[in-house]
RNA sequence: GCAGUCUGCCGGUCUGCCGCUCAAUGCCUGCAUUGGGAGGAAAGUCCGGGCAACACAGGGCACCAUACUUCCUAACGGGAAGCUACCGGAAGGUAGAGUAACGUAACAGAAAAUAACCGUUCCGCCCCCCCCGGCGGAAUAAGGGUGAAAAGGCGAGGUAAAAGCUCACCGGGUGUUAUAGCGAUAUAAUAUGCCGUACGUCUUAUGGGUUGUAAGGUCAUGUAUACCGGCGCAUGUAGGGCGGCUCGUCCGAUGCCGGGGGGUAGACCGCUAAAGCCUGCCGGCAACGACAGGACAAGAUAAAUGGCAGACACGCAUGGUCAUUCAUGCGUACAGAACCCGGCUUACAGGCAGACUGCAUUU
Repeated sequence: GCAGUCUGCCGGUCUGCCGCUCAAUGCCUGCAUUGGGAGGAAAGUCCGGGCAACACAGGGCACCAUACUUCCUAACGGGAAGCUACCGGAAGGUAGAGUAACGUAACAGAAAAUAACCGUUCCGCCCCCCCCGGCGGAAUAAGGGUGAAAAGGCGAGGUAAAAGCUCACCGGGUGUUAUAGCGAUAUAAUAUGCCGUACGUCUUAUGGGUUGUAAGGUCAUGUAUACCGGCGCAUGUAGGGCGGCUCGUCCGAUGCCGGGGGGUAGACCGCUAAAGCCUGCCGGCAACGACAGGACAAGAUAAAUGGCAGACACGCAUGGUCAUUCAUGCGUACAGAACCCGGCUUACAGGCAGACUGCAUUU
């Protein structure tokens, strides 16, 4: 220098003018002054927790989620460090419970798992006989071809021809023992011929009550009004009860005033100071933890945090110039708090930094 791998970070700045919102102060109508005012993801709402309301004897089934090991954490389905398998030349990346039982495997192919299409071998029949050929029966997974995947590999024995059928060596699995490790696991010895792949059902273990701050709580004008009292109205009226009728008896409105519960609009609390963030230092390989210090630290509610102009910065394109550079034009993302916190995932113009790998060259 080129090509890569893995992390971390920034993601416009300044000035002027006009606005928005919150707090404090002043006059106390509304205005003025001062100060604060979006993000790395505020997003998706996918996990976990706090908080709140409701529900809840106990056990089982079902359903959902998770799944190598150890650790971190308030918790997690998150993270760290490892282990194994696969991928990459490397830095690195991706995946992960168990397998007793069962199911499925497109196309191609005879066959997708108790394999016979071609081939090989034996037997019988036909061609007078042998050879060759044809037909039929049986054996065979060594060879061919198909496929993502074909019954571990290879050699010898063996056989009519063959085959872990038997044996040696190699690869893998399983059991036992020893050693190392907290453990997953690794290494070694030994036994066992146990030996196709993928996905799913399934099994086992652990966890899970539901709904979300528009949760939930407080105050409460007007209108209507349960209920209570007073006045008025009836010399207890209309109407109703005492099973149908009559008598009798009991209750008893409609208006006005006052009290009063629930509650709509609205206001307030919840609301932001938190297992949080930043800095330093110590412990730990790390995630993380301990200690000390720091920040007058957004709080809107139909939803404030913005708009315009100028300058600068960065990138790209075009033109001039040997070049430094100059001029012109275009562009500067994704997005945007809504109870809070820890993660994950996804989006993102452009830029910066660090560690590492490979190749080439120079010293």